A computed fold for a 73-nucleotide RNA from Chloroidium sp. KL-2023a, annotated as transfer RNA. Rfam family: tRNA. It is annotated as a transfer RNA.
[in-house]
RNA sequence: GCCUGCUUGGCUCAAUUGGUAGAGCAUCGGUUUUGUAAACCGACGGUUGAUGGUUCAAGUCCGUCAGCAGGCA
Numbered sequence: 001g002c003c004u005g006c007u008u009g010g011c012u013c014a015a016u017u018g019g020u021a022g023a024g025c026a027u028c029g030g031u032u033u034u035g036u037a038a039a040c041c042g043a044c045g046g047u048u049g050a051u052g053g054u055u056c057a058a059g060u061c062c063g064u065c066a067g068c069a070g071g072c073a
Stems, first nucleotide, its partner, number of pairs: 001072007010025004019056001027043005049065005
């Protein structure tokens, strides 16, 4: 330099091929216990890496950029 893949709550990952962004863990509160843990119930937390485009509608499709990983030279 060229090619490919990935980027979504604090962390790990979903989102059925465009139609209201969810789960587990963690955190916080509650129930239970003599107490802790476990278990159960509930809550908090995201403008989906950035910026444009297409569309009635974009996490999803297209362009550019950034970061990370891999391959070729």

The same sequence occurs in records of 3 taxa. The source organism's lineage runs through Eukaryota, Viridiplantae, core chlorophytes, Watanabeaceae and Chloroidium. The gene name in the source record is trnT-UGU.